[in-house]
RNA sequence: CAUUCACGGAGAGUUUGAGCCUGGCUCAGGACGAACGCUGGCGGCGUGCUUAACACAUGCAAGUCGAACGAUGAAGCCCUUCGGGGUGGAUUAGUGGCGAACGGGUGAGUAACACGUGGGCAAUCUGCCCUUCACUCUGGGACAAGCCCUGGAAACGGGGUCUAAUACCGGAUAAUACUGCGGUCCUCCUGGACUGCGGUUGAAAGCUCCGGCGGUGAAGGAUGAGCCCGCGGCCUAUCAGCUUGUUGGUGAGGUAAUGGCUCACCAAGUCGAGGAUGGGUAGCCGAUCUGAGAGGAUGGUCGGCCACACUGGAACUGAGAAACGGUCCAGACUCCUACGGGAGGCAGCAGUGGGGAAUAUUGGGCAAUGGGGGAAACCCUGACCCAGCGACGCCGCGUGAAGGAAGAAGGUUCUCGGAUCGUAAACUUCUAUCGACAGGGACGAAAAAAAUGACGGUACCGGAAUAAGAAGCCCCGGCUAACUACGUGCCAGCAGCCGCGGUAAUACGUAGGGGGCGAGCGUUGUCCGGAAUGACUGGGCGUAAAGGGCGCGUAGGCGGCCUUAUAAGUAUGGAGUGGAAGUCCCGCUUUCAAGGUGGGAAUUGCUUUGGAAACUGCGGAGCUGGAGUGCGGGAGAGGAAAGCGGAAUUCCCGGUGUAGCGGUGAAAUGCGUAGAGAUCGGGAGGAACACCAGUGGCGAAGGCGGCUUUCUGGACCGUAACUGACGCUGAAGCGCGAAAGCGUGGGGAGCAAACAGGAUUAGAUACCCUGGUAGUCCACACUGUAAACGAUGAAUGCUAGGUGUAGGUGGUAUCGACCCCAUCUGUGCCGGAGUAAACACAAUAAGCAUUCCGCCUGGGGAGUACGGCCGCAAGGUUGAAACUCAAAGGAAUUGACGGGGGCCCGCACAAGCAGCGGAGCAUGUGGUUUAAUUCGACGCAACGCGAAGAACCUUACCAGGUCUUGACAUCCAAUUAAAGCAUCUGAGAAGAUGUGUCCUUUCGAGGGAAUUGAGACAGGUGGUGCAUGGUUGUCGUCAGCUCGUGUCGUGAGAUGUUGGGUUAAGUCCCGCAACGAGCGCAACCCUUGUCGUUAGUUGCCAUCAUUAAGUUGGGCACUCUAAGGAGACUGCCGGUGAUAAAUCGGAGGAAGGUGGGGACGACGUCAAAUCAUCAUGCCCCUUAUGUCUUGGGCUGCACACGUGCUACAAUGGCCGGUACAAAGGGCUGCGAUGCCGCGAGGCGGAGCGAAUCCCAAAAAGCCGGUCUCAGUUCGGAUUGGGGUCUGCAACUCGACCCCAUGAAGUUGGAGUUGCUAGUAAUCGCAGAUCAGCAUGCUGCGGUGAAUACGUUCCCGGGCCUUGUACACACCGCCCGUCACGUCACGAAAGUCGGUAACACCCGAAGCCGGUGGCCUAACCCGUAAGGGGAGGAGCCGUCGAAGGUGGGACCAGCGAUUGGGACGAAGUCGUAACAAGGUAGCCGUACCGGAAGGUGCGGCUGGAUCACCUCCUUU
Repeated sequence: CAUUCACGGAGAGUUUGAGCCUGGCUCAGGACGAACGCUGGCGGCGUGCUUAACACAUGCAAGUCGAACGAUGAAGCCCUUCGGGGUGGAUUAGUGGCGAACGGGUGAGUAACACGUGGGCAAUCUGCCCUUCACUCUGGGACAAGCCCUGGAAACGGGGUCUAAUACCGGAUAAUACUGCGGUCCUCCUGGACUGCGGUUGAAAGCUCCGGCGGUGAAGGAUGAGCCCGCGGCCUAUCAGCUUGUUGGUGAGGUAAUGGCUCACCAAGUCGAGGAUGGGUAGCCGAUCUGAGAGGAUGGUCGGCCACACUGGAACUGAGAAACGGUCCAGACUCCUACGGGAGGCAGCAGUGGGGAAUAUUGGGCAAUGGGGGAAACCCUGACCCAGCGACGCCGCGUGAAGGAAGAAGGUUCUCGGAUCGUAAACUUCUAUCGACAGGGACGAAAAAAAUGACGGUACCGGAAUAAGAAGCCCCGGCUAACUACGUGCCAGCAGCCGCGGUAAUACGUAGGGGGCGAGCGUUGUCCGGAAUGACUGGGCGUAAAGGGCGCGUAGGCGGCCUUAUAAGUAUGGAGUGGAAGUCCCGCUUUCAAGGUGGGAAUUGCUUUGGAAACUGCGGAGCUGGAGUGCGGGAGAGGAAAGCGGAAUUCCCGGUGUAGCGGUGAAAUGCGUAGAGAUCGGGAGGAACACCAGUGGCGAAGGCGGCUUUCUGGACCGUAACUGACGCUGAAGCGCGAAAGCGUGGGGAGCAAACAGGAUUAGAUACCCUGGUAGUCCACACUGUAAACGAUGAAUGCUAGGUGUAGGUGGUAUCGACCCCAUCUGUGCCGGAGUAAACACAAUAAGCAUUCCGCCUGGGGAGUACGGCCGCAAGGUUGAAACUCAAAGGAAUUGACGGGGGCCCGCACAAGCAGCGGAGCAUGUGGUUUAAUUCGACGCAACGCGAAGAACCUUACCAGGUCUUGACAUCCAAUUAAAGCAUCUGAGAAGAUGUGUCCUUUCGAGGGAAUUGAGACAGGUGGUGCAUGGUUGUCGUCAGCUCGUGUCGUGAGAUGUUGGGUUAAGUCCCGCAACGAGCGCAACCCUUGUCGUUAGUUGCCAUCAUUAAGUUGGGCACUCUAAGGAGACUGCCGGUGAUAAAUCGGAGGAAGGUGGGGACGACGUCAAAUCAUCAUGCCCCUUAUGUCUUGGGCUGCACACGUGCUACAAUGGCCGGUACAAAGGGCUGCGAUGCCGCGAGGCGGAGCGAAUCCCAAAAAGCCGGUCUCAGUUCGGAUUGGGGUCUGCAACUCGACCCCAUGAAGUUGGAGUUGCUAGUAAUCGCAGAUCAGCAUGCUGCGGUGAAUACGUUCCCGGGCCUUGUACACACCGCCCGUCACGUCACGAAAGUCGGUAACACCCGAAGCCGGUGGCCUAACCCGUAAGGGGAGGAGCCGUCGAAGGUGGGACCAGCGAUUGGGACGAAGUCGUAACAAGGUAGCCGUACCGGAAGGUGCGGCUGGAUCACCUCCUUU
């Protein structure tokens, strides 16, 4: 600009404690010729055997023409001698013509010129049709039908005889046919077109209604067909070589036509890694589905092409066929049969059987469209047009609309208030689409009129009546919209993935409610998408899967600068084609839509043509920068061969010499008195080359190390003489290639798989030790693999720096050597940009780009099986699938852990003191017992624990006896007086009897109480501490745990909190991308230690008085009491230290570095403890799992353990005397003085609700005496007897007292506990509980030690760091054999099928060829007879389907047995790996072993730790 328009891309779940990445699996979307489940009102348009190309009953699907022909000859009409005749021409078997090669079906075959697209035929044909030109002359002989005879069951024939034609044949004429000689023009090679002359061959058909319809030849057109070519579109290389008419030529034959299409001869070619040949699969396309697109998948309906027609083969006829409803032959199958012989082909339309998850009517009509025949009328047409069946799909419509709160009933739920279904229903008003009813009623019919409608009385129209007849399906854990109740209890079940279910399931089942879609909804299957998960668009390969072990090099791919030409690629303009339908867009039309229809866009392609010439290509001429050569140098464990050397080990000989040597964690095996080991001398032999030595050198990699010589490869530096792109990469191929291993022959000192022995161990096929063979070494030949690694292919260019080191060169400088600067090559480290998932890489890239090669696509199965190739073997190389899982993995983070490291702390060890473990007893627990021995607590952190006190009670347990609205609470009704007391019965609970008769009052009643009754309910120490609250223990009074903002990191997270010091301390200081803050620490609180102030009763007493006595007066100074203060802060001095924090020492001080003690317990951990303190959800019991009661039990006792008490004695026991506390308690109480009792205690009662009185005596201690080492004057258990006290009651089952008795025990094994100062040890006192009962518990004071060098070790803890395959966190994870079960696969003696070839045999039909003695109308000769020619039968031959025989190839099935694999519940044996995994692990190889595995040799770091060396960074 043309016409506004023809245009668009979403993610999620799942690996983890969490995060990032890689990576698979899964889901949400769309689609379908679908099927299945539940459900189902109507209509329109479409669509419907995907499986057995399985078999088919029955009917129909291709005929037509009398205007080609002979024959037959109905009705009607006419005539009639009634015998019939004429006319007429319906009908039609046959001859003949056209059609039957179209239309319709199917997709078996086919990987091909089959299809698509674009070309070619100068190498072709074309009936009917159209146009033009010319012609249609003249003869002949037959054969059907018919008639006669005849065979056969039938199908179907045979013989004789007659006859017509647009049937058949001869002759004439005509050519652009064929051939010879020319001419003109053209072209894509062979050539083509037009034309002249001569020769040769060669046509025809008639009918008629007189209008025409036909016939023959030629040319052209149209249509259709044939052949050829370029390009395009499946899988497989575990198919790598294929081919003999094969490839080409010459000639011939054949065809419409080219051509090995066929044949003869000649040549030896043709195809193939750009995939030949083989195998598998498959009709191809327009298109369809999906997708943003590019792509991917599909090829049903509609349209084009192809192929096929029971299977295989063949030709005939014809314009056209190798012919679906034709022929012949062979085969299989089915049917008929008189057994002689025949018939058949639904992959046409219906339909049947069968198969299957599954797919329709034996319908109507030629009215329309189209086809065949005919001049036409017309006939035929299962093509077609319609109807039927199926929600199979798409689209449309309906199942009502408006109002309506008492928010009805009912359902569900409930916190019992309510909420919800819910304006939903009922009810009122309205409407009538669809369906049902009756009335009207088409278009489709066709260009003058008439006639003609299967659909169909259909669509449609108006009419009346009724809300009447019309809703389901799936889902509700996340993805993913939608939640509750009950049932169930790892059961039943669900599930697309993750996953739900083990008693509170939004996940199972049901219900209520909700969400989605709606005549459908779900499920299953398949395809695309998401999937950038095969990556062209649009991926990767250091560690996730992935770089070949390394080089040389072929094909191929890619390629420097300048110039010229060309125009293949390339971009662009034009032309042709890209059929129609479909898709998309804009209109129109069915009331809308689906659908229909007009125009456009698109069809991304192919062909052709014009101009362009930058780039790529091809050709020409040059250049020097890439590459190479030459010349001059120096470096090097580069390679091969030969020779030489010293040190050391071992062995042999000899000397000296004597009892051990050797070896280990410790030992033993072993060697040695037959003289070892040690030492000295001599000799033999093999292997390896100390120091130098170095992130030094060389090589492509593997690898290379004493010295010398010879031969030899490569790199580097300098120079710039030469060539002139000669280059890079590299499938295939070839070569090299550690160690182990193999073969042959040597050699063999040391070492050392296997093996043997000794140890270790539960075992030890190991680690350790003693021996020791292959091997290690050499030569030749093989193998061809390694963690063959930088886990990093090669080449080229570009992109900040710094600093080592090796080799070379230049500059500056110097007398010279250094130093310094620059540069090239190699080799290291650090680091910026950039990259990366991160770690990291970073001029030696993992950066930015280009070229080429190799490789990857989830884990396991598996680098396995089968096949191929290689190898002597071992084995290598190439390299799957079934099945199975939802992960496997990388780097990094936080923890936890380590038989990893560093630092630090703690009565953790050590140093000490006292114990426990042995005895007796007490107490708790286990076990056992029992009718019951109630329950809980179980490493530390249960066990003198709950229990600060079981005779009854408690009490929860057991036995027996009671009660059932209850022992206890609230409500209702009735009744009443109760309660209490007394008596009786009973074991008691309880029952009965008697007595008894509340308060207020307005006299109505009310309050409280009891009894009875009905039901709501009470009650439960029944279950669940793994449903909970609360409380508690523990790590741990350990120093930690976090947050805000900022910063770093994609993120989890990190930083802060790490570091240097320091502390009891994350205490403080300094530093620092951190700055601050919180919970913890500390402090604040209590108590104790010192001193003031205030205050003195019940306290105190210096002074005064008094007394037996602080008893009293007096006093408050002191003690004490209890209020409020002061004091201690590293404040001061000195040392150390960074001048800090702090620390050490000192002064002063009552106290010194937190003064001592207590209370106080961070974030969290342990599903820690407790449902029996209490509270509480849910479940359970309800004449009992509740309640009351008597008795018993919790106390039982062969045992075991924990915690204590008392002891074993002289630092003691006993006796006598005598002294000094603190802190508590006391009215249902403490109880003095006094009296009694040996004593427990009794009598009695003063005082005291307590600084007043009482408990109350403190004890150890001190003084004196006695005992004298003993089972005792130790010790006190046990037992006997007698008492006291408490209490309703001491039998089971209390405490205490007195007398008597007098057990074990003489200091305690392995092991183990507490304690660091007023502590341990030792001594007594008090309190709670409590009627009584204390060795326990909680407090109080008295006396009052020892030791700590120190942090190696044990235990616990904190911080930092490191490794990790752990995260339920090492009580973790995890490997292999064996046993059992299930599944798929491999091997296997064999067995049974299939496919395609090959060799040979047989050889149908048929074409072709030969022959044709036999037969024969047309033509020729002949008067005729007859003969000839031509044709044919028959026979022969080539080819040839099926069939047969044979040996192979390939592919399936089955297969005794066997092999490994996967999975499976709590099986067995070990412990290989992950931490230094307890012997670092792993790779290759070899040997060995129940198994993981072990060992040898070489290699790797993907090894921890310590030390050393080197390098680097910072100062």
This is a predicted structure of a 1515-nucleotide RNA (small-subunit ribosomal RNA) from an uncultured Eubacteriales bacterium.